Small-subunit ribosomal RNA from a metagenome, 1493 nucleotides, folded computationally.
RNA sequence: AGAGUUUGAUCCUGGCUCAGAGUGAACGCUGGCGGCAUGCUUAACACAUGCAAGUCGAACGGAUCUUGGCAGUGUAUCGUCAAGGUUAGUGGCAGACGGGUGAGUAAUACGUGGGCAAUCUUCCUAAAAGUGGGGCAUAACCCCGGGAAACGGGAGCUAAUACCGCGUAAGACCACAUCUCCGCAUGGAGAUGAGGCCAAAGCCUCGCAAGGGGCGCUUUUAGAGGAGUCCACGGCCUAUCAGCUUGUUGGUGAGGUAACGGCUCACCAAGGCGACGACGGGUAGCCGGUCUGAAAGGACGAUCGGCCACAAUGGCACUGGGACACGGGCCAUACUCCUACGGGAGGCAGCAGUGGGGAGUUUUGCGCAAUGGGGGAAACCCUGACGCAGCAAUGCCGCGUGGAGGAUGAAGGUCUUCGGAUUGUAAACUCCUUUUGUAGGCGAAAAACCGUUCGGUGAAGAGCCGAACCUGAUUGUACCCUACGAAUAAGCCACGGCUAACUUCGUGCCAGCAGCCGCGGUAAGACGAAGGUGGCUAGCGUUACUCGGAAUUACUAGGCGUAAAGCGUGGGCAGGUGGCUCAGUCAGUCUGUUGUGAAAGCUCCCGGCUUAACCGGGAGAGGUCAAUGGAUACUGCUGGGCUUGAAUGUGGGAGGGGUGACUGGAAUUCCUGGUGUAGCGGUGAAAUGCGUAGAUAUCAGGAGGAACAUCGAUGGCGAAAGCAGGUCACUGGACCACUAUUGACACUCAUCCACGAAAGCUAGGGGAUCAAACAGGAUUAGAUACCCUGGUAGUCCUAGCUGUAAACGAUGCUCACUAGGUGUGGGAGGUAUCGACCCCUCCCGCGCCGUCGCUAACGCAUUAAGUGAGCCGCCUGGGGAGUACGGCCGCAGGGUUGAAACUCAAAGGAAUUGACGGGGGCCCGCACAAGCGGUGGAGCAUGUGGUUUAAUUCGACACAACGCGAAGAACCUUACCUGGGCUUGAAGAGCUGGUAGUAGAAUCUUGGAAACAGGAGACGAACCGUAAAGUCGGUUGCCAGUAGAGGUGCUGCAUGGCUGUCGUCAGCUCGUGUCGUGAGAUGUUGGGUUAAGUCCCGCAACGAGCGCAACCCCUAUCCUAUGUUGCCAGCCCCGCAAGGGGGGAACUCUUGGGAGACUGCCUCGGAUAACGGGGAGGAAGGUGGGGACGACGUCAAGUCAUCAUGGCCUUUAUGUCCAGGGCUACACACGUGCUACAAUGGCCGGCACAACAGGACGCAAUACCGCAAGGUGGAGCAAAUCCCAAAAACCGGCCCCAGUUCGGAUCGUGGGCUGCAAUUCGCCCACGUGAAGGUGGAAUCGCUAGUAAUCGCAGAUCAGCAGGCUGCGGUGAAUACGUUCCCGGGCCUUGUACACACCGCCCGUCACACCACGAAAGCCCGUUGCAACAGAAGUCCUGUCUUAGACAGGCCCAAGUUGUGACUGGUGAUUGGGGUGAAGUCGAAACAAGGUA
Repeated sequence: AGAGUUUGAUCCUGGCUCAGAGUGAACGCUGGCGGCAUGCUUAACACAUGCAAGUCGAACGGAUCUUGGCAGUGUAUCGUCAAGGUUAGUGGCAGACGGGUGAGUAAUACGUGGGCAAUCUUCCUAAAAGUGGGGCAUAACCCCGGGAAACGGGAGCUAAUACCGCGUAAGACCACAUCUCCGCAUGGAGAUGAGGCCAAAGCCUCGCAAGGGGCGCUUUUAGAGGAGUCCACGGCCUAUCAGCUUGUUGGUGAGGUAACGGCUCACCAAGGCGACGACGGGUAGCCGGUCUGAAAGGACGAUCGGCCACAAUGGCACUGGGACACGGGCCAUACUCCUACGGGAGGCAGCAGUGGGGAGUUUUGCGCAAUGGGGGAAACCCUGACGCAGCAAUGCCGCGUGGAGGAUGAAGGUCUUCGGAUUGUAAACUCCUUUUGUAGGCGAAAAACCGUUCGGUGAAGAGCCGAACCUGAUUGUACCCUACGAAUAAGCCACGGCUAACUUCGUGCCAGCAGCCGCGGUAAGACGAAGGUGGCUAGCGUUACUCGGAAUUACUAGGCGUAAAGCGUGGGCAGGUGGCUCAGUCAGUCUGUUGUGAAAGCUCCCGGCUUAACCGGGAGAGGUCAAUGGAUACUGCUGGGCUUGAAUGUGGGAGGGGUGACUGGAAUUCCUGGUGUAGCGGUGAAAUGCGUAGAUAUCAGGAGGAACAUCGAUGGCGAAAGCAGGUCACUGGACCACUAUUGACACUCAUCCACGAAAGCUAGGGGAUCAAACAGGAUUAGAUACCCUGGUAGUCCUAGCUGUAAACGAUGCUCACUAGGUGUGGGAGGUAUCGACCCCUCCCGCGCCGUCGCUAACGCAUUAAGUGAGCCGCCUGGGGAGUACGGCCGCAGGGUUGAAACUCAAAGGAAUUGACGGGGGCCCGCACAAGCGGUGGAGCAUGUGGUUUAAUUCGACACAACGCGAAGAACCUUACCUGGGCUUGAAGAGCUGGUAGUAGAAUCUUGGAAACAGGAGACGAACCGUAAAGUCGGUUGCCAGUAGAGGUGCUGCAUGGCUGUCGUCAGCUCGUGUCGUGAGAUGUUGGGUUAAGUCCCGCAACGAGCGCAACCCCUAUCCUAUGUUGCCAGCCCCGCAAGGGGGGAACUCUUGGGAGACUGCCUCGGAUAACGGGGAGGAAGGUGGGGACGACGUCAAGUCAUCAUGGCCUUUAUGUCCAGGGCUACACACGUGCUACAAUGGCCGGCACAACAGGACGCAAUACCGCAAGGUGGAGCAAAUCCCAAAAACCGGCCCCAGUUCGGAUCGUGGGCUGCAAUUCGCCCACGUGAAGGUGGAAUCGCUAGUAAUCGCAGAUCAGCAGGCUGCGGUGAAUACGUUCCCGGGCCUUGUACACACCGCCCGUCACACCACGAAAGCCCGUUGCAACAGAAGUCCUGUCUUAGACAGGCCCAAGUUGUGACUGGUGAUUGGGGUGAAGUCGAAACAAGGUA
């Protein structure tokens, strides 16, 4: 210090979330030690038991115990005296402190600073004075008796430092008089004089005594500390609380208090508080401080300290210096307990402890040794304050769980590419150490007192000073020493990003995780486990809460054109702010000094515990503080002046500014009349409607209402809303010129007041047009709409109400400053002219462009969204919601003010790249059009779907699946089904062991459909080394075992490779530079041109790459070379003929090598370019024709069944072998084809001409046989030699428009061929049979020239099987005006709420489930106001009495009761909308011109 998350990406806005620190915590897992802290945050709920406040005998009388003495004696527990101890009672002091808690309290509180001239003060300190002399009682005690108890009554005796008079008395107190001084208003202080009035108590001790000492007592003064009271300022939320108040505000008098005061009372006056927030409601003890933060701030108020309040709840007083009193009293209420039922007792928010509540908080411990407190002269007593211990990882701090060495990198685990890697120097092992632990020992400080003894001083054994001894709960603790022995001691969380840390297995949108984003649907680094790793460590995580990050409430330090946000506009009170100058003042401001801001805490320094935490000492810091002195620039205040701000005056002109009255023409409609006849009107097309009862059209006349064409404009006026025919009257404002007057009179503006479009409301008019509602007609699936015909409110006027709009410049008002250019409205000046323009300058408006600057960008830019100043309004994530409740306003509709629960992680702005549009522009393509021929109808073939089946194996599905994989399923193929077999297997291959008559094997044989299972078996091994020797060893083979084979099983959404498609479309990118915050842009856009991002020109771009083109192949022309098997012009020979034989090398042709075409030439157009039109020449002309060649990418396109391959599955089976069946099924549907429907034809006969190919398990001629398929036979040919081997065409004839001499399906019979086999299930031939079909609906396909159409031929596959496929040649057309439309594509541009990208996105009702909220007849708590009733205890007052006191009455008054309001909350049948929820219904509202913007 930031990070994640909105998007395809970007910038911004904006929320949500995380990383940090903290805690009186809790929970989960785990847990060795010590030190120091902390420990009911909830029920101020209820409490058993014990303890927490007593002490003084040196205040008093008595009682009692012990010891001693005396007396006495017949006896005794008897008497008396002294000393010591204990003590109920009287009395004194304490109990008002200490300790607890935070309920109440928003001010009778707290904090800070002041005042008391308005006060009190026990004990303590200092000072002054005094302490004389009397008296009356009463507890205790004794007696009597009451009660269960608590307790209490009567009679009698007695003491005091108890109580009461008297004397004395001042500087106290109360009046009075005089004087002095002072202050702050009332006043205060002092001095003098005279008057009134008030005291007391003793005890101990020394001393023979006198007297002294100590502790007390009384009066007074002062101090210290404490208390009370008053003032100012400060610190919570709420205005959906706006008015509150009758002792209220003040006065006079009185009472009361320690004291001021309506504190209380009587009378008088009518005040007091409040937008600077009264009153009401909610919440809360306040502070020093604590946590956090860079700070400013924010949150909190445990422990420690200060103050306050409270003591079961409420009220009350008494005592006292102090209380309205936690462990005192009285009363009431609730609760608990005891009871003999009559009556009593009690108050843990003291320390422990119990129950309860709760996620949750400890021991019924030890001690007064220390510190502190109370009493006492003191010893001492008391002290759950306190000091300690115990429990709890609750926190902070420290220590340990070993250290060093140790590589066969052990074993085991995990992973693996099988090589290894990792755990990991980690372990083992060797050496060493001993904090902790166990055992033993030594052993403190904290201690100073008091007391006793001694010494000093002193008259003293008093007091004071000093020394020794004595005193420890903690504690035999800390610390130290010795022994033993690595011995006794590690977990938790995380590992997708944020965020450090990664793999395997399991699971399969399941189980689960999750702080946010998000993971999981078969290869999950995100779930669970394991291994490994990271982090922290006696802890670690989670949850809750606070601050931070969050500049996300912005004082420091934010915003408001479009993201949330400028009130619709003006006037204007309060408030805020305010021109120049002089003087005064010193409030703000600045500064010096003083006081205070307790201690603790915080920061710094020093020191003490081994260190640290912790503790001690010193310093610093801390404020809207107070007092006082000073400064006077600025602000304020007071006074004077000024003119530039503002206003007024004078003179002008401009204007739909406003109000009222009058008035005009055009047009629509209606009425009357004329002319006139069949339609009019309306629409995309129609219909409703009007019209023969005469419309529309046209002419004339009339009525009535509303609006004002042209001028007219981005022009004018107005605060805005808004304002438009003309004239008149009244009236507001602005502007210009002149610079006369006033002299800061100004700006803004909460509340307030006024105005305020349209629609709407009330009342009354008016009503031509238009037109919600409504009706009808259309459209449509529907059409409560869009379109049409009608049509009522309304639209208009008057009076009133409403008070809202995208009331918009989505931009508050005012002032100042900051480049310009240009246009326009108003005015003035200059120049110029005869005059009007033009031109120049100034002021005020209204626009456009643009520099700086600003902005997230878009954009704004002297009319700011720039730079500054002043004031107001408003915003703080989206939805819920401008909703609910409440208030105010309105006649109503409704307006205004304006939430929450709940829910989401976004919602949003601007811009970018794409994609898309029933947006636009330009261009291309057999895309349309123009043509030719088809498909769709028929029959058949073939593929697919569906269905069927034991199986009909699998894949391919818009184009881009469907004569596709398959260039050929009878068996095989074959993957499918049924049945039968085999199990290291049909093939390959590693290791171990075994194995010569072995392995193998001719042949024969049993079962069987075969596979296979079984039997017999002639014959019979190979290679290498060795060697006398088939002797030994090894390899091969075979057998057994093992690792493992095999799989057309799954996943093409895990993949490679290959392929299709857009598309042979012209595109796709990069480097550097430049522009932009950025995504990106530029280049690649623009002007031309092209088949082309092809080329040219221009240009912040300059270059380059992949594509295009070219280079390659075939083809078209020529040259050259070659010359057999090809060729044959000329020459010779033979022959009927044929290149047949010679020969030739010319031609064709073959195979090589070359030439040729490049817009090269001419002309025209074009920009002089690129290029285009035309022409010449040429075999070919503008890419000559065809092919191969397919950019970046898209479709999770296709293929795991060509192949390869990760993972998963299977292993006597999902492998493998065999037989048979199936892939060939058949109600149907679709695709692709073949053949046809005929005469441009069919049939018969005759006759001619190709090319590409192929041929030895082959092609096969001539010949013969057969009607034919074919057969016999075999010349020739491994092929430019031989063979396969043409048809349409052409010639002649017949048919004569018909289901035919068309068409050939189907079926029957008989044959042929291939093959082990033709039944399921091949092809062919002959004869017979002779179906549908007469050119095909909607729709749809191909083709632009050697093309379509038409004709046949060949090849691959293949034993056989071709209507398919791939090639080949023969014959050989028509048409293209053109780019409006359909489809596809390219470029530019535009809109977008799309980006899975329009097959997108998305809205509302309804239905279902869940959630929170509102309304609601009511019902029920609580708080509170008012009016009453009632009235305990108690103060006060009055009266009576037996005057200590009691009784009676009265005022006030707590709980309680009644009535009636207000407010908050709970609940409520039913009801309303809202939110949320993978796959519901209906439509299609929005986003593109979203199909009606």
Notes:
Its Rfam family is "Bacterial small subunit ribosomal RNA". Rfam links the family to the GO terms structural constituent of ribosome and ribosome. Its mean pLDDT, the model's own confidence on a scale to 100, is 84.